[in-house]
RNA sequence: GCGGCCGUAGUAUAGCCUGGCUAGUACACGAGCCUGCCACGCUUGUAGCCCGGGUUCAAAUCCCGGCGGCCGCA
Numbered sequence: 001g002c003g004g005c006c007g008u009a010g011u012a013u014a015g016c017c018u019g020g021c022u023a024g025u026a027c028a029c030g031a032g033c034c035u036g037c038c039a040c041g042c043u044u045g046u047a048g049c050c051c052g053g054g055u056u057c058a059a060a061u062c063c064c065g066g067c068g069g070c071c072g073c074a
Stems, first nucleotide, its partner, number of pairs: 001073007010027004020057001029045005050066005
């Protein structure tokens, strides 16, 4: 330099191909319940689509560019 794959809460991950409900789940964290106390368990809350642009009535999802990571080729 060229090509491929990937980027979603603090962490991990589903959803992306086939656009549309409030972006789901687990752990973590806050509050409450429970308990003599802790843990476990239960309830509830906080927090997210890498950045910019385009298409569209509507974009995490489609298109373009950029940034970052991994792999391969040179």
The RNA shown here (transfer RNA) has 74 nucleotides and comes from a Methanobacteriota archaeon. Its mean pLDDT, the model's own confidence on a scale to 100, is 82. Rfam family: tRNA. By type it is a transfer RNA. The RNAcentral record of the sequence draws on ENA and MGnify.